[in-house]
Molecule: Bacterial RNase P class A
Organism: Deferrisomatales bacterium
C1' cells in the first nucleotide's frame, strides 16, 4: 500500500416518563399507589433458503412442479459452513467460480465476415482455353472479418496445395502402473488423425422436496342464528303420520314457555421466551463441529413498551478557542444461515514496493 482474520458501535450520573413480572398496599372489578428487578440489533431488515413447532392430507409407487449439481466432512437441516481438487484472477499475501452431460436430440451464435457447424470459398494460388474481357477445373496453405474459423511446428510430396505422408507436441478415447478415502495427480503404451462454443436455452441424467403457516392452532366462554333433550302447557277425542291391506290398538308430531345439552361472536387465556440457549475452562479434529463439567436466568408488548432533557468523561471537526458533531437502523413464535446497509474506530497475521543498516 495492499490481503485476511476477530472484535467494538460511546461510557457515568442526576431528573421526569413508558412496558413486563415478583411483592405490599388502597380501591373493589379493573383502575391507582410504594418497594425491588428486566427491557432491542449486529445487522432486530430483506423475507432469499433451511429446521423446529402447529393444523390438515397421508399405504407404496408414479406424473406434473420446484430445487440441487467436483470431492470428502460438518450439521435438526439447508441453496450453509469446514478441509480439499480443477478452472481462472494477482508479482504475492489472497481472491473468485450452480464446477453433471455439448459424439442421445432440438434450438442460438449480434456486428463484422466468403463461410458460425458442416459443409462451403471473397481475395488470392495453380492448370486448361481464350488476342484480351473472361469461362472451366484444381486448392485451402496466404490475406482479410471475428469473442470465436475446421490443430501447432518442421520436413517429404505436389502445377499449386493438403494429416496426403512422416518427426516432435498439444488435444480426444482406450488399457495399464504408481499415490490419494475420494475429486484427482504422476507415468507409460496403443488408436484414429482433430471432433467448435452456449445447458443461471429447451433438454437428458443423479439426489433432494406433501400442503399451509403464530392472523399456525389450543383451551374458557357474554349474545345470536339453525340444532339435540327434559319438564310444564295448548287444542282436543284431532286437521296429520307411522304401524300388516282395513279397523282397533300402540307410536309419532303439533303454537308457547322454563331449563339443560349443544353452538362459538365479542371478549379472555394459553401457545410465549429454558433454548439445537449464553458464558467459562478442559479434551478430541487442520478446520467447520462435537464431547464433558462449572455458573446464568437474559424483552416478550398486542394500534404494539424500550424514550426526553441536563452535566461531567471520551471520541472527531476546528486552532490546544468559541462553537458543533456522531453511522446503518428499530424486536412480534423461535432458532441456524445468507444477502444487503453501516459514521467513526481497536486487536493481530500475512504480502509487495521504498529506503536506511
Nucleotide at each position: 500500500g495492499c490481503g485476511g482474520g476477530a472484535g467494538c458501535g460511546g461510557g457515568c450520573a442526576g431528573c421526569c416518563g413508558c412496558u413486563c413480572c415478583g411483592g405490599g398496599g388502597a380501591a373493589u372489578c379493573u383502575u391507582c399507589c410504594c418497594c425491588g428487578g428486566g427491557g432491542a440489533g449486529g445487522a432486530a431488515a430483506g423475507u432469499c433458503c433451511g429446521g423446529g413447532c402447529u393444523c390438515c392430507g397421508c399405504a407404496g409407487g408414479g406424473c406434473a412442479g420446484g430445487g440441487u449439481g467436483c470431492u470428502g466432512g460438518a450439521u435438526a437441516a439447508c441453496u450453509u459452513c469446514c478441509a480439499g481438487u480443477c478452472g481462472g484472477g494477482g508479482c504475492g499475501a489472497c481472491c473468485c467460480g450452480a464446477a453433471g452431460g455439448a459424439a442421445a436430440g432440438u434450438g442460438c451464435c449480434a456486428c463484422a465476415g466468403a463461410a458460425a457447424a458442416c459443409a462451403g470459398a471473397c481475395c488470392g494460388c495453380c492448370g486448361g482455353c481464350g488476342c484480351a474481357a473472361g469461362c472451366c477445373g484444381g486448392c485451402a496453405a496466404g490475406g482479410g472479418u471475428g469473442a470465436a474459423a475446421c490443430g501447432g511446428u518442421g520436413a517429404g510430396g505436389u502445377a499449386a496445395g493438403a494429416g496426403c505422408u512422416c518427426a516432435c507436441c498439444a488435444g480426444c478415447g482406450g488399457c495399464c502402473c504408481g499415490g490419494g478415502u475420494g475429486a484427482c495427480c504422476g507415468g507409460g503404451c496403443c488408436g484414429g488423425c482433430u471432433c467448435g462454443g452456449c445447458a443461471a436455452a429447451c433438454c437428458c441424467c443423479a439426489c433432494c422436496c406433501g400442503g399451509a403457516g403464530c392472523a399456525a392452532g389450543a383451551c374458557c366462554a357474554a349474545a345470536u342464528a339453525g340444532g339435540g333433550g327434559a319438564g310444564c302447557g295448548c287444542g282436543a277425542c284431532g286437521a296429520g303420520g307411522g304401524u300388516g291391506g282395513c279397523c282397533c290398538g300402540c307410536c309419532c308430531c303439533a303454537a308457547g314457555c322454563u331449563c339443560c345439552c349443544g353452538g362459538g361472536u365479542a371478549g379472555g387465556u394459553c401457545g410465549c421466551a429454558c433454548g439445537a440457549g449464553g458464558u467459562c475452562c478442559g479434551g478430541a479434529g487442520c478446520g467447520a463441529u462435537c464431547c464433558g463439567g462449572g455458573c446464568c436466568c437474559c424483552a416478550g408488548a398486542g394500534g404494539a413498551a424500550u424514550g426526553g432533557c441536563u452535566g461531567c468523561c471520551a471520541u472527531c471537526c476546528g486552532a490546544c478557542a468559541a462553537g458543533g458533531g456522531g453511522a446503518c437502523a428499530g424486536a412480534a413464535c423461535c432458532c441456524g444461515g445468507c444477502u444487503u446497509a453501516c459514521a467513526g474506530c481497536u486487536c493481530u497475521c500475512c504480502c509487495g514496493c521504498a529506503c536506511g543498516c